[in-house]
C1' cells in the first nucleotide's frame, strides 16, 4: 500500500426489500423482603464513526476520510 470485514444506547450486539431505531445485561423509581441479594413494574438513555452524494424519505445505496480486526505483499 492492496483486499475483505467492522463501527447502532454505559457495554454485548439485531435492525429484512429504503419508510423516521430495538433486545438482552447494566442505571434510576416503585413493589416484594426484617434487610440484602433474586423476582416483578415501570422509566431514562440514540443527530446510528466524521464529511458529502442520491432520494419525497439514508443505519441501510454511492463517494472520500478516521479508527478496530483478518489476509496478502
Nucleotide at each position: 500500500g492492496c483486499a475483505c470485514u467492522g463501527g447502532u444506547a454505559g457495554c454485548u450486539c439485531a435492525g429484512u426489500u429504503g419508510g423516521u431505531a430495538g433486545a438482552g445485561c447494566g442505571g434510576u423509581u416503585g413493589a416484594c423482603u426484617c434487610u440484602u441479594a433474586a423476582u416483578c413494574a415501570a422509566u431514562a438513555g440514540g443527530u446510528c464513526c466524521g464529511g458529502g452524494g442520491u432520494u419525497c424519505a439514508a443505519a441501510u445505496c454511492c463517494c472520500c476520510g478516521c479508527c478496530g480486526g483478518u489476509g496478502c505483499a

Predicted 3D model of a 73-nucleotide RNA (transfer RNA) from a Planctomycetota bacterium. NCBI's taxonomy places the organism under Bacteria, Pseudomonadati, Planctomycetota. Its Rfam family is "tRNA". By type it is a transfer RNA. Its mean pLDDT, the model's own confidence on a scale to 100, is 81.